[in-house]
Context: one part of a larger RNA
């Protein structure tokens, strides 16, 4: 010089994008952050009102509307995503590039088949016992797309036999055996059956269910190669290394076990020590390098602090379970309940980091046919010159030079065109008026095609028109009004280094980055004047190149 998630002092006028606990992986009040599905299922309230009939005029009883709605429960997907963090970790955890003939993959897509008879239960509910609470035991009803049995077996796994291909492992056709599957829903509908006249049965669309092939995404493992410091760390191991056979994974393999053998690492640095998330990039440097890894992206690894396993396609699971443990908290002392390193917030730490704010209006995710709920992700707003970038704080004229300050060799210099004064101009900031884009999709209404089908119902798809939706926010912008009016400061001036004089002080007070200034004339200390340099900013400090 440059750079920073910066700190600190001064001193501050808008506005746009960004960016804001780098320290205690210290604790943590409150309130929110993952729920949805009634088009799976059984069930189902209350406030409030409205008739009616009794009334002691307060209200009661019956009925209807709220409502088959709200809570609860049962079942399905989703909670393994999206949000935090950087504590472990020197490791196949990161990059990078194979490999999988040793593998899985919910929803999606796409391809054929199928979706049949059946049965027991159990939650909610009501009963009754217990407990201060959390709950918690027993007894009785009950439904399903919950469970469980049987058929069927397109196909699929395993076995057998044969045939291609192959050096072999294997792989792939054909026969055969055996072992293996399911659930409904909702809309419409002529003709036929049935009916308790409420509808089913059938017929068909649409969402679903089952077994399966590919494919799409995700995902597990293995391996070559690269990733910091110490040799004052030199030897390390016994499941260790490696065979065989078994167990267990989705799957390979000391992953686990038996048995056998006595092997495996190392100065190309093993083992131990410290230190560290990794990387895509970031900073700087002509580059070669050095440093660094905040925001953003990709991968890891953690949820209080150790361990486990459940359930699921995925987890050993941040807001899920169990056991220890430290802490906290309630208690009727028997027992209980919790985990902000989501998003606010508070304490503590510290030099040092913000609002317990609006919205789901857009993106995107989860469930749902949809309509919609949920969504502290996410859009946005508030704080904070913490950074970058823009704009302003006024423009032109105006004295051989007002007053004043400083200096002076007393003539004059100098602040100084600077002010006043005149004459414009209105940026922003202030007050009035109008005022956007970001919103087209889903849906729905009405209509045109096209497919489906016994149909013209009703549905799918497609397309045309029109109708809803904005947190910010009366915001950006755009127009009048007023008015120079409300907007400049901070650092230096001995020499690197641009900028000098006057007073105080008297090796005192003090300055200082380095050399080095101050002992009575200090351009170096303090103070004015003046200058010089950057300006909503200046400077110190710390760290990096």
């Nucleotide at each position: 010089g440059a750079g920073c998630g910066a700190a600190c002092g001064c001193u501050a006028g808008c506005g746009g994008c960004g960016u804001g606990c780098c320290u205690a992986a210290c604790a943590c009040a409150u309130g929110c952050a993952a729920g949805u599905u009634g088009a799976g299922c059984g069930a189902g309230a209350a406030a409030u009102u409205c008739c009616g009939g009794c009334u002691u005029c307060g209200g009661u009883c019956g009925g209807g509307a709220g409502a088959g709605u709200a809570a609860a429960g049962u079942a399905g997907c989703g909670c393994a995503c999206g949000g935090g963090u950087g504590a472990g970790u020197a490791a196949c955890a990161c990059g990078u590039g194979g490999a999988u003939a040793a593998u899985c993959u919910a929803c999606c897509c796409u391809u054929a088949a199928g979706u049949u008879c059946g049965g027991g239960a159990u939650a909610a509910c009501c009963c009754g016992c217990u407990g201060a609470a959390a709950g918690g035991c027993g007894a009785g009803c009950u439904a399903a797309u919950a469970c469980c049995g049987g058929a069927u077996g397109u196909g699929a796994u395993c076995g057998c036999g044969g045939g291609g291909c192959a050096a072999a492992a294997g792989u792939u056709c054909c026969g055969u055996g055996a072992u293996u599957a399911a659930a409904g829903g909702u809309g419409g509908g002529g003709a036929c059956c049935c009916u308790u006249c409420g509808g089913g049965g059938c017929c068909u669309a649409c969402c679903g269910c089952u077994a399966a092939a590919g494919g799409a995404u995700g995902a597990g493992u293995c391996c070559g190669c690269g990733u910091c410091c110490c040799a004052u760390c030199a030897g390390c191991u016994u499941g260790u290394u490696g065979g065989u056979g078994a167990g267990g994974u989705a799957a390979u393999g000391g992953c686990u076990c038996a048995c056998c053998a006595a092997g495996g690492c190392u100065a190309a640095g093993a083992c131990g020590g410290g230190u560290a998330g990794c990387u895509g990039g970031u900073c700087u440097g002509a580059g070669a390098g050095g440093a660094c890894g905040a925001u953003c992206a990709g991968c890891c690894a953690c949820a209080c602090u150790g361990g486990c396993a459940c359930u699921g396609g995925a987890a050993c699971a941040c807001g899920g379970g169990c056991c220890a443990g430290a802490c906290u908290c309630c208690u009727a002392c028997g027992g209980g309940a919790g985990g902000c390193a989501g998003c606010a917030g508070u304490g503590g730490g510290g030099a040092a980091u913000a609002u317990u704010g609006c919205g789901c209006a857009a993106u995107g995710g989860g469930c749902g046919a949809a309509a919609g709920c949920c969504u502290g992700a996410c859009g946005c707003a508030g704080c904070g010159a913490c950074g970058c970038c823009g704009c302003g704080u006024g423009a032109g004229g105006g004295a051989a030079g007002a007053a004043g300050g400083c200096c002076u060799u007393c003539g004059g210099g100098u602040c100084g065109u600077a002010a006043a004064c005149c004459u414009c101009u209105g940026u922003c900031g202030g007050g009035g008026g109008g005022g956007a884009a970001g919103a087209a999709a889903c849906u729905c209404c009405a209509g045109g095609c096209g497919g489906u089908u016994a149909a013209u119902a009703c549905c799918c798809g497609u397309u045309u028109g029109g109708a809803c939706u904005g947190a910010c926010g009366g915001u950006a912008c755009c127009c009048c009004c007023a008015a120079a009016g409300g907007a400049a400061g901070c650092a230096u001036c001995g020499g690197c280094u641009a900028a000098c004089u006057a007073c105080g002080u008297g090796c005192c007070a003090g300055c200082a980055g380095c050399c080095g200034c101050g002992g009575u004339a200090a351009u170096a200390c303090g103070u004015a004047g003046g200058a010089u340099g950057c300006a909503a900013g200046c400077g110190u400090u710390g760290c990096u190149c």